[in-house]
Predicted 3D model of a 72-nucleotide RNA (transfer RNA) from Calothrix sp. 336/3.
RNA sequence: GAGGACGUGGUGUAACGGAGAACAUACCAGGUUUCGACCCUGAUGAUGAGGGUUCAAUUCCUUCCGUCCUCG
Repeated sequence: GAGGACGUGGUGUAACGGAGAACAUACCAGGUUUCGACCCUGAUGAUGAGGGUUCAAUUCCUUCCGUCCUCG
RNA backbone atom coordinates (compact mmCIF):
# COMPACT_ATOMS: atom_id res chain seq x y z
P G A 1 -0.93 3.85 3.56
O5' G A 1 -0.70 2.85 2.32
C5' G A 1 -0.67 3.36 0.99
C4' G A 1 -0.68 2.24 0.00
C3' G A 1 -1.93 1.36 0.00
O3' G A 1 -3.01 1.93 -0.70
C1' G A 1 0.00 0.00 0.00
P A A 2 -4.48 1.61 -0.32
O5' A A 2 -4.68 0.09 -0.78
C5' A A 2 -4.68 -0.24 -2.16
C4' A A 2 -4.94 -1.71 -2.36
C3' A A 2 -6.15 -2.27 -1.62
O3' A A 2 -7.38 -2.03 -2.29
C1' A A 2 -4.32 -3.69 -1.25
P G A 3 -8.70 -1.86 -1.44
O5' G A 3 -9.02 -3.33 -0.94
C5' G A 3 -9.28 -4.36 -1.88
C4' G A 3 -9.38 -5.71 -1.21
C3' G A 3 -10.34 -5.82 -0.05
O3' G A 3 -11.70 -5.94 -0.44
C1' G A 3 -8.32 -6.85 0.53
P G A 4 -12.85 -5.37 0.52
O5' G A 4 -12.86 -6.39 1.73
C5' G A 4 -13.20 -7.75 1.52
C4' G A 4 -12.93 -8.58 2.74
C3' G A 4 -13.67 -8.19 4.01
O3' G A 4 -15.02 -8.62 4.03
C1' G A 4 -11.43 -8.64 4.52
P A A 5 -16.10 -7.82 4.87
O5' A A 5 -15.79 -8.25 6.37
C5' A A 5 -15.92 -9.61 6.77
C4' A A 5 -15.46 -9.81 8.20
C3' A A 5 -16.08 -8.90 9.24
O3' A A 5 -17.36 -9.31 9.66
C1' A A 5 -13.75 -8.97 9.55
P C A 6 -18.42 -8.23 10.05
O5' C A 6 -17.89 -7.65 11.43
C5' C A 6 -17.80 -8.48 12.58
C4' C A 6 -16.94 -7.85 13.66
C3' C A 6 -17.45 -6.56 14.29
O3' C A 6 -18.45 -6.78 15.27
C1' C A 6 -15.16 -6.35 13.80
P G A 7 -19.47 -5.61 15.61
O5' G A 7 -18.61 -4.56 16.43
C5' G A 7 -17.95 -4.97 17.63
C4' G A 7 -17.19 -3.82 18.23
C3' G A 7 -18.05 -2.68 18.74
O3' G A 7 -17.49 -2.14 19.92
C1' G A 7 -16.52 -1.88 17.14
P U A 8 -18.01 -2.58 21.28
O5' U A 8 -19.58 -2.26 21.19
C5' U A 8 -20.04 -0.93 21.08
C4' U A 8 -21.44 -0.80 21.61
C3' U A 8 -21.64 -1.27 23.04
O3' U A 8 -21.24 -0.29 23.98
C1' U A 8 -23.37 -2.14 21.69
P G A 9 -20.25 -0.70 25.13
O5' G A 9 -21.27 -0.83 26.34
C5' G A 9 -20.77 -0.96 27.69
C4' G A 9 -21.52 -0.01 28.59
C3' G A 9 -21.11 -0.09 30.06
O3' G A 9 -21.08 1.23 30.62
C1' G A 9 -23.45 -0.51 29.83
P G A 10 -19.61 1.89 30.56
O5' G A 10 -18.76 0.92 31.50
C5' G A 10 -17.39 1.21 31.78
C4' G A 10 -16.73 0.05 32.48
C3' G A 10 -16.71 -1.26 31.69
O3' G A 10 -15.65 -1.29 30.73
C1' G A 10 -17.43 -1.71 33.88
P U A 11 -15.84 -2.08 29.35
O5' U A 11 -15.94 -3.59 29.78
C5' U A 11 -14.82 -4.24 30.35
C4' U A 11 -15.15 -5.69 30.67
C3' U A 11 -15.76 -6.49 29.54
O3' U A 11 -14.79 -6.97 28.61
C1' U A 11 -17.01 -6.84 31.49
P G A 12 -15.20 -7.20 27.07
O5' G A 12 -16.15 -8.47 27.14
C5' G A 12 -15.64 -9.72 27.62
C4' G A 12 -16.72 -10.76 27.63
C3' G A 12 -17.53 -10.90 26.34
O3' G A 12 -16.85 -11.65 25.34
C1' G A 12 -18.99 -10.91 28.21
P U A 13 -17.23 -11.43 23.83
O5' U A 13 -18.80 -11.23 23.87
C5' U A 13 -19.59 -11.72 22.82
C4' U A 13 -20.89 -12.29 23.37
C3' U A 13 -22.09 -12.12 22.43
O3' U A 13 -22.13 -13.15 21.45
C1' U A 13 -22.69 -11.49 24.64
P A A 14 -22.89 -12.81 20.08
O5' A A 14 -24.41 -12.82 20.54
C5' A A 14 -25.34 -11.99 19.90
C4' A A 14 -26.69 -12.12 20.54
C3' A A 14 -27.83 -11.50 19.73
O3' A A 14 -28.29 -12.39 18.74
C1' A A 14 -27.98 -10.79 21.97
P A A 15 -28.25 -11.90 17.19
O5' A A 15 -29.43 -10.82 17.13
C5' A A 15 -30.73 -11.15 17.59
C4' A A 15 -31.53 -9.92 17.85
C3' A A 15 -31.48 -8.87 16.76
O3' A A 15 -32.34 -9.17 15.66
C1' A A 15 -31.20 -7.84 18.85
P C A 16 -31.58 -9.80 14.38
O5' C A 16 -32.34 -9.07 13.16
C5' C A 16 -33.63 -9.46 12.81
C4' C A 16 -33.72 -9.62 11.32
C3' C A 16 -34.20 -8.38 10.60
O3' C A 16 -33.62 -8.35 9.28
C1' C A 16 -35.79 -10.08 10.33
P G A 17 -32.61 -7.26 8.85
O5' G A 17 -33.22 -6.03 9.62
C5' G A 17 -33.68 -4.90 8.89
C4' G A 17 -34.28 -3.88 9.81
C3' G A 17 -35.79 -4.01 10.03
O3' G A 17 -36.12 -3.43 11.29
C1' G A 17 -35.37 -2.01 8.94
P G A 18 -36.93 -4.29 12.33
O5' G A 18 -37.86 -3.21 13.02
C5' G A 18 -37.30 -2.14 13.79
C4' G A 18 -38.38 -1.27 14.39
C3' G A 18 -39.40 -1.97 15.26
O3' G A 18 -39.91 -1.03 16.19
C1' G A 18 -40.50 -1.07 13.40
P A A 19 -38.98 -0.56 17.33
O5' A A 19 -39.08 -1.84 18.29
C5' A A 19 -40.35 -2.39 18.61
C4' A A 19 -40.42 -2.74 20.07
C3' A A 19 -40.01 -1.61 21.03
O3' A A 19 -40.78 -1.68 22.23
C1' A A 19 -38.53 -3.42 21.30
P G A 20 -41.59 -0.40 22.66
O5' G A 20 -40.67 0.32 23.73
C5' G A 20 -39.98 1.53 23.42
C4' G A 20 -39.04 1.89 24.51
C3' G A 20 -37.91 0.90 24.73
O3' G A 20 -36.76 1.59 25.25
C1' G A 20 -39.24 0.95 26.65
P A A 21 -35.54 1.72 24.27
O5' A A 21 -34.68 0.37 24.52
C5' A A 21 -35.26 -0.88 24.20
C4' A A 21 -34.20 -1.87 23.78
C3' A A 21 -33.24 -2.30 24.87
O3' A A 21 -33.78 -3.32 25.69
C1' A A 21 -32.03 -1.77 22.91
P A A 22 -33.81 -3.18 27.25
O5' A A 22 -33.88 -4.69 27.75
C5' A A 22 -34.92 -5.53 27.30
C4' A A 22 -34.40 -6.91 27.01
C3' A A 22 -33.50 -7.52 28.08
O3' A A 22 -34.25 -8.09 29.15
C1' A A 22 -32.48 -7.78 25.98
P C A 23 -33.60 -8.14 30.61
O5' C A 23 -32.51 -9.32 30.49
C5' C A 23 -32.92 -10.63 30.12
C4' C A 23 -31.74 -11.55 29.93
C3' C A 23 -30.75 -11.58 31.08
O3' C A 23 -31.18 -12.36 32.17
C1' C A 23 -29.58 -11.43 29.04
P A A 24 -30.73 -11.98 33.65
O5' A A 24 -29.19 -12.41 33.71
C5' A A 24 -28.84 -13.77 33.51
C4' A A 24 -27.34 -13.91 33.31
C3' A A 24 -26.47 -13.30 34.40
O3' A A 24 -26.37 -14.13 35.56
C1' A A 24 -25.62 -12.72 32.29
P U A 25 -26.25 -13.46 37.01
O5' U A 25 -24.80 -12.77 37.00
C5' U A 25 -23.64 -13.57 36.90
C4' U A 25 -22.42 -12.70 36.60
C3' U A 25 -22.13 -11.59 37.59
O3' U A 25 -21.47 -12.05 38.77
C1' U A 25 -21.99 -10.74 35.40
P A A 26 -21.69 -11.27 40.11
O5' A A 26 -20.89 -9.90 39.92
C5' A A 26 -19.49 -9.92 39.73
C4' A A 26 -18.98 -8.53 39.40
C3' A A 26 -19.37 -7.44 40.37
O3' A A 26 -18.53 -7.41 41.51
C1' A A 26 -19.73 -6.70 38.15
P C A 27 -19.16 -6.98 42.95
O5' C A 27 -19.44 -5.43 42.82
C5' C A 27 -18.36 -4.53 42.57
C4' C A 27 -18.89 -3.14 42.25
C3' C A 27 -19.89 -2.57 43.22
O3' C A 27 -19.28 -2.00 44.38
C1' C A 27 -20.69 -2.26 41.03
P C A 28 -19.99 -2.19 45.76
O5' C A 28 -21.28 -1.25 45.65
C5' C A 28 -21.13 0.14 45.46
C4' C A 28 -22.47 0.83 45.33
C3' C A 28 -23.49 0.49 46.40
O3' C A 28 -23.30 1.20 47.61
C1' C A 28 -24.52 0.38 44.28
P A A 29 -23.75 0.51 48.99
O5' A A 29 -25.34 0.60 48.95
C5' A A 29 -25.98 1.86 48.96
C4' A A 29 -27.48 1.72 48.88
C3' A A 29 -28.10 0.72 49.84
O3' A A 29 -28.27 1.24 51.15
C1' A A 29 -28.99 0.37 47.70
P G A 30 -28.20 0.22 52.40
O5' G A 30 -29.57 -0.60 52.33
C5' G A 30 -30.79 0.06 52.46
C4' G A 30 -31.96 -0.82 52.06
C3' G A 30 -32.09 -2.13 52.81
O3' G A 30 -32.65 -1.99 54.11
C1' G A 30 -32.39 -2.54 50.52
P G A 31 -32.21 -3.02 55.25
O5' G A 31 -32.91 -4.38 54.79
C5' G A 31 -34.33 -4.46 54.70
C4' G A 31 -34.78 -5.78 54.11
C3' G A 31 -34.34 -7.02 54.87
O3' G A 31 -35.16 -7.29 56.01
C1' G A 31 -33.99 -7.35 52.56
P U A 32 -34.44 -7.81 57.37
O5' U A 32 -33.86 -9.23 56.95
C5' U A 32 -34.71 -10.31 56.58
C4' U A 32 -33.93 -11.50 56.10
C3' U A 32 -32.83 -11.97 57.04
O3' U A 32 -33.34 -12.81 58.09
C1' U A 32 -31.97 -11.81 54.85
P U A 33 -32.90 -12.52 59.62
O5' U A 33 -31.38 -12.90 59.60
C5' U A 33 -30.95 -14.20 59.32
C4' U A 33 -29.44 -14.29 59.29
C3' U A 33 -28.72 -13.69 60.48
O3' U A 33 -28.70 -14.59 61.60
C1' U A 33 -27.68 -12.98 58.48
P U A 34 -29.12 -14.03 63.03
O5' U A 34 -28.03 -12.95 63.37
C5' U A 34 -28.21 -12.07 64.49
C4' U A 34 -26.88 -11.47 64.89
C3' U A 34 -26.03 -10.99 63.75
O3' U A 34 -26.38 -9.67 63.36
C1' U A 34 -24.72 -12.33 65.19
P C A 35 -26.41 -9.32 61.79
O5' C A 35 -24.86 -9.30 61.42
C5' C A 35 -23.99 -8.37 62.05
C4' C A 35 -22.57 -8.54 61.55
C3' C A 35 -22.43 -8.72 60.06
O3' C A 35 -22.46 -7.48 59.37
C1' C A 35 -21.12 -10.34 61.18
P G A 36 -22.87 -7.49 57.81
O5' G A 36 -21.61 -8.21 57.13
C5' G A 36 -21.77 -8.92 55.94
C4' G A 36 -20.61 -9.87 55.72
C3' G A 36 -20.74 -10.78 54.51
O3' G A 36 -20.38 -10.15 53.31
C1' G A 36 -20.12 -12.05 56.38
P A A 37 -21.40 -10.18 52.06
O5' A A 37 -21.19 -11.64 51.49
C5' A A 37 -19.90 -12.10 51.11
C4' A A 37 -19.88 -13.61 50.96
C3' A A 37 -20.98 -14.18 50.09
O3' A A 37 -20.67 -14.11 48.70
C1' A A 37 -20.87 -15.40 52.09
P C A 38 -21.83 -13.65 47.68
O5' C A 38 -22.86 -14.85 47.68
C5' C A 38 -22.43 -16.15 47.31
C4' C A 38 -23.45 -17.18 47.66
C3' C A 38 -24.86 -16.93 47.12
O3' C A 38 -25.01 -17.35 45.77
C1' C A 38 -24.99 -17.50 49.41
P C A 39 -25.86 -16.43 44.79
O5' C A 39 -27.33 -16.41 45.42
C5' C A 39 -28.09 -17.60 45.53
C4' C A 39 -29.33 -17.37 46.36
C3' C A 39 -30.24 -16.24 45.90
O3' C A 39 -31.10 -16.64 44.84
C1' C A 39 -29.90 -16.09 48.22
P C A 40 -31.49 -15.56 43.75
O5' C A 40 -32.55 -14.64 44.52
C5' C A 40 -33.77 -15.18 44.99
C4' C A 40 -34.58 -14.12 45.71
C3' C A 40 -34.79 -12.81 44.97
O3' C A 40 -35.81 -12.86 44.01
C1' C A 40 -34.13 -12.37 47.19
P U A 41 -35.71 -11.96 42.70
O5' U A 41 -35.98 -10.50 43.26
C5' U A 41 -37.23 -10.19 43.84
C4' U A 41 -37.25 -8.77 44.37
C3' U A 41 -36.77 -7.69 43.41
O3' U A 41 -37.77 -7.33 42.46
C1' U A 41 -35.76 -7.36 45.51
P G A 42 -37.33 -6.82 41.01
O5' G A 42 -36.72 -5.38 41.31
C5' G A 42 -37.54 -4.35 41.84
C4' G A 42 -36.72 -3.18 42.33
C3' G A 42 -35.87 -2.48 41.30
O3' G A 42 -36.61 -1.59 40.48
C1' G A 42 -34.62 -2.81 43.26
P A A 43 -36.06 -1.22 39.00
O5' A A 43 -34.90 -0.16 39.32
C5' A A 43 -35.23 1.05 39.97
C4' A A 43 -33.97 1.80 40.34
C3' A A 43 -33.02 2.13 39.21
O3' A A 43 -33.41 3.28 38.49
C1' A A 43 -31.81 1.21 41.01
P U A 44 -33.09 3.39 36.94
O5' U A 44 -31.52 3.65 36.92
C5' U A 44 -30.97 4.79 37.56
C4' U A 44 -29.45 4.75 37.55
C3' U A 44 -28.82 4.55 36.19
O3' U A 44 -28.72 5.76 35.47
C1' U A 44 -27.81 3.10 37.76
P G A 45 -29.09 5.80 33.89
O5' G A 45 -27.83 5.11 33.20
C5' G A 45 -26.52 5.64 33.41
C4' G A 45 -25.48 4.58 33.13
C3' G A 45 -25.60 3.92 31.76
O3' G A 45 -25.03 4.71 30.74
C1' G A 45 -25.32 2.27 33.41
P A A 46 -25.90 5.13 29.44
O5' A A 46 -25.31 4.21 28.29
C5' A A 46 -23.91 4.26 27.96
C4' A A 46 -23.54 3.22 26.97
C3' A A 46 -24.17 3.38 25.58
O3' A A 46 -23.45 4.29 24.79
C1' A A 46 -24.38 1.12 26.30
P U A 47 -24.25 5.22 23.73
O5' U A 47 -24.71 4.20 22.58
C5' U A 47 -24.08 4.21 21.30
C4' U A 47 -23.68 2.81 20.91
C3' U A 47 -23.33 2.66 19.44
O3' U A 47 -22.30 1.66 19.31
C1' U A 47 -25.08 1.22 19.97
P G A 48 -21.32 1.63 18.09
O5' G A 48 -20.37 2.87 18.34
C5' G A 48 -19.70 3.01 19.61
C4' G A 48 -18.57 4.00 19.47
C3' G A 48 -18.88 5.23 18.66
O3' G A 48 -19.55 6.22 19.41
C1' G A 48 -16.84 4.31 17.94
P A A 49 -20.69 7.13 18.67
O5' A A 49 -19.84 8.15 17.77
C5' A A 49 -19.04 9.14 18.39
C4' A A 49 -18.40 10.04 17.33
C3' A A 49 -19.35 10.56 16.26
O3' A A 49 -20.10 11.68 16.67
C1' A A 49 -17.43 9.68 15.24
P G A 50 -21.56 11.88 16.02
O5' G A 50 -21.26 12.31 14.52
C5' G A 50 -20.62 13.55 14.26
C4' G A 50 -20.30 13.70 12.78
C3' G A 50 -21.45 13.61 11.81
O3' G A 50 -22.26 14.76 11.77
C1' G A 50 -19.61 12.40 10.96
P G A 51 -23.84 14.59 11.43
O5' G A 51 -23.84 14.14 9.89
C5' G A 51 -23.44 15.05 8.89
C4' G A 51 -23.33 14.38 7.55
C3' G A 51 -24.60 13.76 6.98
O3' G A 51 -25.49 14.71 6.42
C1' G A 51 -22.81 12.25 6.70
P G A 52 -27.06 14.34 6.39
O5' G A 52 -27.21 13.15 5.35
C5' G A 52 -26.92 13.36 3.98
C4' G A 52 -26.92 12.06 3.21
C3' G A 52 -28.26 11.35 3.09
O3' G A 52 -29.11 11.91 2.11
C1' G A 52 -26.56 9.78 3.62
P U A 53 -30.69 11.77 2.27
O5' U A 53 -30.99 10.22 2.03
C5' U A 53 -30.76 9.63 0.76
C4' U A 53 -31.18 8.18 0.77
C3' U A 53 -32.58 7.90 1.29
O3' U A 53 -33.56 8.09 0.27
C1' U A 53 -31.06 6.41 2.29
P U A 54 -34.86 8.95 0.62
O5' U A 54 -35.66 8.00 1.63
C5' U A 54 -36.02 6.70 1.26
C4' U A 54 -36.48 5.90 2.45
C3' U A 54 -37.48 6.59 3.35
O3' U A 54 -38.81 6.55 2.84
C1' U A 54 -35.81 5.56 4.65
P C A 55 -39.65 7.91 2.88
O5' C A 55 -39.92 8.12 4.43
C5' C A 55 -40.59 9.30 4.90
C4' C A 55 -41.10 9.06 6.30
C3' C A 55 -40.11 8.43 7.26
O3' C A 55 -39.24 9.39 7.84
C1' C A 55 -42.14 7.26 7.41
P A A 56 -37.66 9.01 7.93
O5' A A 56 -37.64 7.83 9.00
C5' A A 56 -38.01 8.07 10.34
C4' A A 56 -38.11 6.79 11.13
C3' A A 56 -36.84 5.95 11.17
O3' A A 56 -35.94 6.40 12.15
C1' A A 56 -38.69 4.58 10.67
P A A 57 -34.40 6.54 11.77
O5' A A 57 -33.89 5.04 11.67
C5' A A 57 -34.07 4.13 12.77
C4' A A 57 -32.90 3.21 12.91
C3' A A 57 -31.57 3.90 13.21
O3' A A 57 -30.78 3.04 14.04
C1' A A 57 -31.39 2.73 11.20
P U A 58 -30.59 3.37 15.53
O5' U A 58 -29.57 2.23 16.03
C5' U A 58 -28.19 2.49 16.12
C4' U A 58 -27.38 1.23 15.95
C3' U A 58 -27.46 0.57 14.59
O3' U A 58 -26.54 1.16 13.69
C1' U A 58 -27.72 -1.07 16.30
P U A 59 -26.96 1.34 12.12
O5' U A 59 -27.31 -0.15 11.64
C5' U A 59 -26.30 -1.13 11.63
C4' U A 59 -26.89 -2.49 11.30
C3' U A 59 -27.42 -2.61 9.88
O3' U A 59 -27.16 -3.90 9.36
C1' U A 59 -29.15 -3.05 11.46
P C A 60 -25.99 -4.02 8.23
O5' C A 60 -26.57 -3.16 7.03
C5' C A 60 -27.44 -3.74 6.05
C4' C A 60 -27.72 -2.76 4.94
C3' C A 60 -26.57 -1.86 4.52
O3' C A 60 -25.67 -2.52 3.65
C1' C A 60 -28.49 -0.55 4.76
P C A 61 -24.08 -2.16 3.63
O5' C A 61 -24.04 -0.75 2.91
C5' C A 61 -24.41 -0.60 1.57
C4' C A 61 -24.28 0.84 1.11
C3' C A 61 -22.97 1.51 1.43
O3' C A 61 -21.95 1.18 0.50
C1' C A 61 -24.75 2.94 2.03
P U A 62 -20.42 1.09 0.96
O5' U A 62 -20.03 2.61 1.25
C5' U A 62 -20.06 3.57 0.22
C4' U A 62 -19.86 4.96 0.77
C3' U A 62 -18.63 5.17 1.64
O3' U A 62 -17.45 5.35 0.87
C1' U A 62 -20.51 6.15 2.68
P U A 63 -16.04 4.83 1.44
O5' U A 63 -15.60 6.05 2.36
C5' U A 63 -15.25 7.29 1.81
C4' U A 63 -15.05 8.34 2.88
C3' U A 63 -14.07 7.99 3.97
O3' U A 63 -12.71 8.19 3.59
C1' U A 63 -16.04 8.86 4.95
P C A 64 -11.60 7.28 4.19
O5' C A 64 -11.52 7.75 5.70
C5' C A 64 -11.09 9.06 6.02
C4' C A 64 -11.39 9.41 7.47
C3' C A 64 -10.71 8.54 8.52
O3' C A 64 -9.36 8.90 8.74
C1' C A 64 -12.98 8.84 9.10
P C A 65 -8.32 7.79 9.20
O5' C A 65 -8.80 7.48 10.69
C5' C A 65 -8.71 8.47 11.70
C4' C A 65 -9.23 7.96 13.03
C3' C A 65 -8.66 6.64 13.49
O3' C A 65 -7.38 6.77 14.08
C1' C A 65 -11.01 6.60 13.78
P G A 66 -6.29 5.60 13.81
O5' G A 66 -6.82 4.43 14.76
C5' G A 66 -6.90 4.63 16.16
C4' G A 66 -7.67 3.53 16.83
C3' G A 66 -7.17 2.11 16.55
O3' G A 66 -6.04 1.76 17.31
C1' G A 66 -9.53 2.17 16.36
P U A 67 -5.00 0.67 16.71
O5' U A 67 -5.77 -0.72 16.91
C5' U A 67 -6.09 -1.18 18.21
C4' U A 67 -6.89 -2.46 18.15
C3' U A 67 -6.29 -3.56 17.30
O3' U A 67 -5.26 -4.28 17.94
C1' U A 67 -8.59 -3.35 16.81
P C A 68 -4.06 -4.94 17.02
O5' C A 68 -4.78 -6.16 16.28
C5' C A 68 -5.29 -7.24 17.04
C4' C A 68 -6.13 -8.16 16.19
C3' C A 68 -5.45 -8.73 14.96
O3' C A 68 -4.59 -9.82 15.25
C1' C A 68 -7.59 -7.97 14.37
P C A 69 -3.36 -10.16 14.24
O5' C A 69 -4.07 -10.77 12.95
C5' C A 69 -4.78 -11.99 13.05
C4' C A 69 -5.43 -12.34 11.73
C3' C A 69 -4.52 -12.35 10.51
O3' C A 69 -3.75 -13.55 10.43
C1' C A 69 -6.51 -11.22 10.00
P U A 70 -2.35 -13.54 9.68
O5' U A 70 -2.73 -13.39 8.14
C5' U A 70 -3.43 -14.43 7.48
C4' U A 70 -3.83 -14.02 6.08
C3' U A 70 -2.70 -13.53 5.18
O3' U A 70 -1.94 -14.61 4.63
C1' U A 70 -4.53 -12.06 4.99
P C A 71 -0.41 -14.42 4.26
O5' C A 71 -0.47 -13.46 2.99
C5' C A 71 -1.06 -13.89 1.79
C4' C A 71 -1.16 -12.77 0.78
C3' C A 71 0.14 -12.05 0.45
O3' C A 71 0.96 -12.77 -0.46
C1' C A 71 -1.56 -10.47 0.81
P G A 72 2.58 -12.66 -0.38
O5' G A 72 2.89 -11.15 -0.86
C5' G A 72 2.60 -10.77 -2.19
C4' G A 72 2.77 -9.28 -2.37
C3' G A 72 4.13 -8.73 -1.97
O3' G A 72 5.12 -8.93 -2.97
C1' G A 72 2.43 -7.38 -1.09

Its Rfam family is "tRNA". Rfam links the family to the GO term triplet codon-amino acid adaptor activity. By type it is a transfer RNA. Its mean pLDDT, the model's own confidence on a scale to 100, is 82. RNAcentral records the identical sequence in 3 taxa.